RNA sequence: GGGGUCAUGGUCCAACCUGGCACGACACGAGGCUCCAGACCUCGGGAUGGGAGUUCAAAUCUCCCUGACCCCA
Numbered sequence: 001g002g003g004g005u006c007a008u009g010g011u012c013c014a015a016c017c018u019g020g021c022a023c024g025a026c027a028c029g030a031g032g033c034u035c036c037a038g039a040c041c042u043c044g045g046g047a048u049g050g051g052a053g054u055u056c057a058a059a060u061c062u063c064c065c066u067g068a069c070c071c072c073a
Stems, first nucleotide, its partner, number of pairs: 001072007010026003020056001028044005049065005
């Protein structure tokens, strides 16, 4: 220098190909239960790496940038 894969709550991750109110687990908070705590049950807040474009609508499509990993030279 060229090519590929990836980036989503605090952590791990689904949805991406085929555009439509972003899923779940753990963690955290509140309540219940308990003498207390844990476990268990119920509820809650919190996320699409940055920018631009296309579209009624973008996590998803296009372009640029940043970062991680891999391959080629």

The RNA shown here (transfer RNA) has 73 nucleotides and comes from a Candidatus Aenigmatarchaeota archaeon. Rfam family: tRNA. By type it is a transfer RNA. NCBI's taxonomy places the organism under Archaea, Nanobdellati, Candidatus Aenigmatarchaeota.